[in-house]
RNAcentral holds the full RNA, with entries from Rfam. The part of an RNA shown here (large-subunit ribosomal RNA, domain I) has 508 nucleotides and comes from Oryzomicrobium terrae. The coordinates come from a structure-prediction model, not an experiment, and the mean pLDDT is 81.
Context: one part of a larger RNA
């Protein structure tokens, strides 16, 4: 120096564990906001600093319920000071308070601030002043009436947010076409505008074939078929069956007589908190019994979970029966109210049934359908009927025959979604898996900004977390004591391997 075996550092795989997640399904919610939201900024405790809760009335204030012994949130003891069977902490319901910024709306701003006026008050201190729409008064031009401005006032309304999911509007390009221009990607992705719990659509100017059907929607086959296409890449129905799921109406005027909604008030099921509720003892082991042995009870409850080792019977539950002062949902009776919003039948009268509309020229678009024979639909432009003795349509068109009634609206279910809430479940992950996040993570941190985005889990049944003594400034160790363990000693369960020592043999 090298092997070899022991023993030890250093590392932290590797098992075992799970608060975290991930995917599901089944109810339930599907909104919030000028009565100032979502999101913040600051402050609030007895005691510094984060989380959480909450607002100058500030880990909370008032009432009504529930519940019964200990509270005074976590991190996170510890002191300190108080509360509580006159029922506190705690759960639930109504309620009060609720600073400053935010749509922020008195005005302005570099968000969490700076400036204001009117009004009420002896003061502290309180309201109220934004725009826009519509309403309704008042004024009031060119210009006599008027109208347009304009002033006010309102006990009326919008706004800003939010995962997806609809529906409208504008709308791309990588890419494919083995290159690329029609085409494709795709009406996607992305802005915008609306809305609802859903939405959209919708009761035939439909389709069929000479039989017939009878709104719309979603699903399954027709079917990768007819077709469409630089007939290339490709793109792609419909009739018709089968199913899920059904529901049909309205239309202006006047009269009558009725019922729904509304309110109001009784009640019933459910939500939001509960409550009761059967039954173990003892031996040996062991640090501990739930495991073994012996004996015994309970089950409408032998789902889970926790407790010092695997517990029906120790604790939480669970089966299963009850249980709401208060809100609130859905339903059902009583009553009111009588037509002003919204929306319906029923009688009787008198009306209305849809014109720059169908079509037609051009020029785009949707239609599976790319200008093709190209019907149909939608309209930028120029046109431009008929009026039921009529009009549309049956893939150029005419006939014939069938079959409908455009050019006003409404409509539930059967479809789609999950930011969310509640239960459960899983041949889904177990800390480099699984969310980016098990841990104060959208955080450290990195960028002028848009934005990028980690690492980090585990002593022990209990901290009993090691008093006292020694060595040292200290760190850190050796006693000694806890503990079953301490090579379980605080980045502490297990503790691989690399890489680093010490012995002890061999070899050189």
């Nucleotide at each position: 120096u090298g092997c070899a075996u022991g023993u030890g550092g250093u590392g932290g795989a590797u098992g075992c564990c799970u608060u975290g997640g991930c995917g599901a399904u089944c109810a339930c919610a599907g909104g919030c906001g000028a009565u100032g939201a979502a999101g913040g900024a600051c402050g609030u405790g007895c005691a510094a600093g984060c989380c959480u809760g909450c607002g100058a009335a500030a880990a909370g204030c008032u009432c009504c319920g529930g519940g019964g012994a200990g509270c005074u949130g976590g991190c996170a003891a510890u002191g300190a000071a108080g509360c509580u069977u006159u029922g506190a902490u705690c759960c639930g319901g109504a309620g009060a308070u609720g600073u400053c910024c935010g749509a922020a709306u008195g005005g302005g701003g570099a968000a969490a601030c700076c400036c204001a006026c009117u009004c009420c008050g002896c003061a502290a201190g309180g309201a109220g002043u934004a725009u826009c729409c519509c309403a309704g008064a008042c004024u009031g031009a060119a210009u006599a009436c008027a109208u347009a401005g304009g002033u006010c006032u309102g006990u009326g309304g919008a706004a800003g947010c939010g995962a997806a999911c609809c529906c409208g509007g504008c709308g791309a390009a990588c890419u494919g076409a083995a290159a690329c221009a029609u085409c494709u990607a795709a009406g996607u992705a992305g802005c915008c505008g609306g809305a609802g719990g859903a939405a959209a659509a919708g009761a035939a100017a439909u389709c069929a074939a000479c039989c017939g059907a009878g709104a719309u929607u979603c699903c399954c086959a027709a079917a990768g078929u007819a077709g469409u296409g630089g007939c290339g890449a490709g793109c792609g129905a419909a009739a018709u069956g089968g199913g899920a799921c059904c529901a049909g109406c309205c239309u202006g005027c006047a009269c009558g007589a009725u019922a729904u909604a509304g309110c109001a008030u009784c009640u019933a099921c459910g939500u939001u908190a509960g409550a009761a509720a059967a039954a173990c003892g003892g031996a040996a082991u062991g640090g501990a019994a739930a495991g073994u042995c012996c004996g015994g009870c309970c089950a409408c409850a032998g789902a889970g979970g926790g407790u010092g080792a695997u517990a029906g019977c120790c604790c939480c539950g669970u089966a299963u029966u009850c249980g709401a002062a208060a809100a609130c949902c859905u339903g059902g009776g009583u009553g009111u109210g009588g037509a002003a919003c919204u929306a319906a039948g029923c009688g009787u009268g008198c009306g209305a049934c849809a014109a720059g509309u169908a079509g037609g020229g051009c020029g785009g678009g949707a239609c599976a359908c790319g200008u093709g024979a190209a019907a149909u639909c939608c309209u930028g432009u120029c046109u431009g009927a008929a009026g039921a003795u009529g009009g549309g349509g049956g893939g150029a068109c005419c006939a014939u025959c069938c079959u409908c009634c455009a050019a006003g609206g409404c409509u539930a279910a059967a479809u789609a979604c999950u930011c969310g809430u509640g239960a459960u479940c899983g041949a889904c992950c177990g800390a480099u898996a699984g969310u980016g996040a098990a841990c104060c993570a959208g955080u450290a941190c990195c960028g002028u900004g848009a934005g990028g985005g980690a690492a980090a889990g585990g002593c022990g049944a209990a901290a009993a977390g090691a008093a006292c003594c020694c060595c040292g400034g200290g760190a850190g160790g050796g006693g000694a004591g806890u503990g079953a363990a301490a090579u379980a000693g605080a980045u502490c369960c297990u503790g691989a391997a690399a890489c680093c020592g010490c012995a002890u043999g061999c070899a050189u």